Two RNAs folded together computationally: RNase P RNA and transfer RNA, 386 nucleotides in total. It holds a member of the Rfam family "Bacterial RNase P class A". Rfam describes the family as follows. Ribonuclease P (RNase P) is a ubiquitous endoribonuclease, found in archaea, bacteria and eukarya as well as chloroplasts and mitochondria. By type it is a ribozyme. The prediction has a mean pLDDT of 77.

RNA sequence: GACGAUCGCGGGCGCCAUAGUACGAAAGUACGGCGCAUGAGGAAAGUCCGGGCUCCACAGGACAGGGUGCCGGGCAGUUCCCGGUGAAGGCAACUUUAAGGAAAGUGCAACAGAAAAGAAAACCGCCCGAAAGGGUAAGGAUGAAAAGGCGAGGUAAGAGCUCACCGGCGAUGUGGAGACAUAUCGGCCUUGUAAACCCCAUCCGGAGCAACGUCGUGGAAAGGCAUAUCGUGGUCCGCGAGCCUUAGGAGACGGCUUGAACGUAUUAGAGAUAUUACGUCUAGAUAGAUGAUCGUCAAAUACAGAACCCGGCUUA
RNA sequence: GAUCUGUAGUGUAACGGUAACAGACCGGACCUUUAAUCCGUGAGAUGAGGGUUCAAAUCCCUCCGGAUCC
Numbered sequence: 001g002a003c004g005a006u007c008g009c010g011g012g013c014g015c016c017a018u019a020g021u022a023c024g025a026a027a028g029u030a031c032g033g034c035g036c037a038u039g040a041g042g043a044a045a046g047u048c049c050g051g052g053c054u055c056c057a058c059a060g061g062a063c064a065g066g067g068u069g070c071c072g073g074g075c076a077g078u079u080c081c082c083g084g085u086g087a088a089g090g091c092a093a094c095u096u097u098a099a100g101g102a103a104a105g106u107g108c109a110a111c112a113g114a115a116a117a118g119a120a121a122a123c124c125g126c127c128c129g130a131a132a133g134g135g136u137a138a139g140g141a142u143g144a145a146a147a148g149g150c151g152a153g154g155u156a157a158g159a160g161c162u163c164a165c166c167g168g169c170g171a172u173g174u175g176g177a178g179a180c181a182u183a184u185c186g187g188c189c190u191u192g193u194a195a196a197c198c199c200c201a202u203c204c205g206g207a208g209c210a211a212c213g214u215c216g217u218g219g220a221a222a223g224g225c226a227u228a229u230c231g232u233g234g235u236c237c238g239c240g241a242g243c244c245u246u247a248g249g250a251g252a253c254g255g256c257u258u259g260a261a262c263g264u265a266u267u268a269g270a271g272a273u274a275u276u277a278c279g280u281c282u283a284g285a286u287a288g289a290u291g292a293u294c295g296u297c298a299a300a301u302a303c304a305g306a307a308c309c310c311g312g313c314u315u316a
Numbered sequence: 317g318a319u320c321u322g323u324a325g326u327g328u329a330a331c332g333g334u335a336a337c338a339g340a341c342c343g344g345a346c347c348u349u350u351a352a353u354c355c356g357u358g359a360g361a362u363g364a365g366g367g368u369u370c371a372a373a374u375c376c377c378u379c380c381g382g383a384u385c386c
Base pairs, nucleotide, nucleotide: 001297002296003295004294005293006292007291009039010038012036013035014034015033016032020031021030022029023028041303045314046313048312049311050310051309052308053208054207055206056205065204066203067202068201069200070084071083072082073081074080085099086097087096088095089094100199101198105197106196107193108192109191123140124139125136126135127134128133148166149165151163152162153161167189169186170185171184172183173182174181175180212254213253214252215251221246222245223244224243225242229241230240231239232238261280262279263278264277265276267274268273317385318384319383320382321381322380326338327337328336333370341358342356343355344354345353363379364378365377366376367375
């Protein structure tokens, strides 16, 4: 842990008043007695998202703040799910993906290095030159990263300076719902970082069931009570009693479990999911139930237990 | 149900760029000895696991521990 037996616990339903306690004239009612069926999870957990529900706030708009961020679809909704696109990894099957913008602006890039973003910069090297100086980003050296890559031409030496191919950017065409893919052309081309500020698009009122609603003995609180009543000393004030109202601590009841529910079949769809039909009812406590003992078997006993509810995610 | 926090044994620092300071510990000097004082390449830490980034205590996510409030 499974099965069986006995005893018990929670809420529910039915019966009883027969034992006991309390109230009542009685009937009866409460605690109760008896019986019946029923009684933790896939995560009941974390509280990370979204919603229902309740109260508060609210003319409208803007700013601030926070979340989200490829495309299409699903869902009540989401940071969820499904299907795609791109990217990364892998020989491959496939897997992963917080994936808008760095050519709007700002910041940062330690140490090293000539230079860390200004078409800037000359340490070594190469070239010109007698030298001074000038040219050169090809090569070396530094760095995580060095100003598109590679080859040819070209040149004093070099360089997208020119050309082919590749990559990137832009424009146009074609295909696709779209992300995007692909073809042609163009100038020769501006690092990385937005899980840095920021920009763009889009969404967001706040609190939470200890929310909130109803009732609320006695005592305490606030207000009212006529030339009124009773007591306090004969009168007045005052005080107390009494009556009414408000509010409400303790407590009680509701909220509380039938729900975007579950199961089977059907239809639509790649799928998530949705439609239709039939069937099922499945804890609801408030110091808090779901257990104990024995026997047999299995076996060496997973993680762990409701507390307003539901859908996801995460973790065990 | 809501919120905050985690750095040496202790108390605190640290713009995304060598994890620092105090005192405690250890060793040495001084001293007759201890304390105090002085010295030291002395030892000792970012709760755990992932991610972003060239680089993470720091930024993001998920857990773990602790604390507070209703």